[in-house]
RNA sequence: UCGUGCUAGACGGGGAGCUAGCGGUGCCCUGCACCCGCAAUCCGCUAUAGCGGGGUCGAACUCCCCCUCGAGGUUGCGAGUCUUUGGGGACUGGGUACGCUAAGUGGCGUUGAAGGUUGGGUCCUGCGCGGCAGGAAACUGCGAACCCCGCCAGGUCCGGAAGGAAGCAACGGUAAGUAGUCCCUCCUGGGUGACGCAGGAGUGCCUGACUAGAGCUGGCUGGCGUAACCAAGCCUGGGGGCCCAAUCGACAGGGGGUGCACGA
Numbered sequence: 001u002c003g004u005g006c007u008a009g010a011c012g013g014g015g016a017g018c019u020a021g022c023g024g025u026g027c028c029c030u031g032c033a034c035c036c037g038c039a040a041u042c043c044g045c046u047a048u049a050g051c052g053g054g055g056u057c058g059a060a061c062u063c064c065c066c067c068u069c070g071a072g073g074u075u076g077c078g079a080g081u082c083u084u085u086g087g088g089g090a091c092u093g094g095g096u097a098c099g100c101u102a103a104g105u106g107g108c109g110u111u112g113a114a115g116g117u118u119g120g121g122u123c124c125u126g127c128g129c130g131g132c133a134g135g136a137a138a139c140u141g142c143g144a145a146c147c148c149c150g151c152c153a154g155g156u157c158c159g160g161a162a163g164g165a166a167g168c169a170a171c172g173g174u175a176a177g178u179a180g181u182c183c184c185u186c187c188u189g190g191g192u193g194a195c196g197c198a199g200g201a202g203u204g205c206c207u208g209a210c211u212a213g214a215g216c217u218g219g220c221u222g223g224c225g226u227a228a229c230c231a232a233g234c235c236u237g238g239g240g241g242c243c244c245a246a247u248c249g250a251c252a253g254g255g256g257g258u259g260c261a262c263g264a
Base pairs, nucleotide, nucleotide: 001264002263003262004261005260006259009057010056011055012030013029014028015027020046021045022044023043024042034054035053036052037051038050063257064256065255066254067253068252072248073247074246075245076244078243080242081241082240083239084238085237086236087235088234091233092232093230094229096227097226098225099224100223101222103221104220105219106217107216108215115211116210117209118208119207120206121205122204123200124199125198126197127196128195129193130192132189133188134187135186136185138181139180140179141178142177148173149172150171156165157164158163
């Protein structure tokens, strides 16, 4: 150096979780990697830290160690950044309402503003006048089988007669009442009046006159304030992505290391 047979070892690894700890089952990553049994109300172990049974490869592409890379996971009172969701209403902002102001603008004002003086109206009370409504009265018509009136045919009664008496109907009239008229008269009433008289209250509004001589108003803009609302900014709580930091780290790349026996 070559060949044969072995042995250590390998036939996946990792993260979080669980656990006193380790490994596994289950979850996730890597990416392809022997089989069977066991296991979350867990299972098996104890620093040689899955156990039991079977199989294959085997000292190297494959085993062991170190370095690099870094999928992915985990952690953070993270002053970063983006986003989402709940709350707040101090501040910035927004529109709205109200008040004040009078710088600008508009309107009114020397054909006279604000102010002052003095009348009238509006308001209240009383009286009058008118109007309206109701009632009364008045006037007209109608209006009583008998118990209203007048006149009483016929008939009745008294009388010898002359004559006299009562009296129904008809006719005429009237009472209570009823219907109408209602110019005039009286009484009462009011959701009554472009009315009159007297008194009062009041100084708000409207208006006349006089005085006086330059302001008045607050529509719009502006300024100041108050109130409630909105919630973009802002404040506060929660969630998520990225970033940052820490930690573990698969796959991959590089470097190094690795036993025994026999034969030639």